[in-house]
Molecule: TPP riboswitch aptamer (THI element)
Organism: Methylophilales bacterium UBA4017
RNA sequence: UUCUACUGCUAGGGGUCUAUUUAAAUUCAUUUAAAUAGUGAGAAAAACCCUUUGAACCUGAUGUGGCUUAUACCACCGUAGGAAAGCAAACGAUUUGCUUC
Numbered sequence: 001u002u003c004u005a006c007u008g009c010u011a012g013g014g015g016u017c018u019a020u021u022u023a024a025a026u027u028c029a030u031u032u033a034a035a036u037a038g039u040g041a042g043a044a045a046a047a048c049c050c051u052u053u054g055a056a057c058c059u060g061a062u063g064u065g066g067c068u069u070a071u072a073c074c075a076c077c078g079u080a081g082g083a084a085a086g087c088a089a090a091c092g093a094u095u096u097g098c099u100u101c
Base pairs, nucleotide, nucleotide: 002093003092007088008087009086010085011051012050013049014048017038018037019036020035021034022033023032024031025030026029057082058081059080063076064075065074066073
């Protein structure tokens, strides 16, 4: 000099599902609300996760196979198409110069 783990600040992005029971509404098999249960970081909590080194999340997708009460989960799709950043400081690494031995 340059890069930079981790961190902080500010800004931004994202999801909020499934099953059972009860109640209500209505278009009569759907919707809404509450309770309980399941998974998850998160199932509206001003929380959680993620921000280009980007499977956070979205699309394809009411996708395919396994599994589950179902969601979830596993594998594929997937080297697919998209997706939200700046600053500060700094472990460490690196370049150059000077001095001494």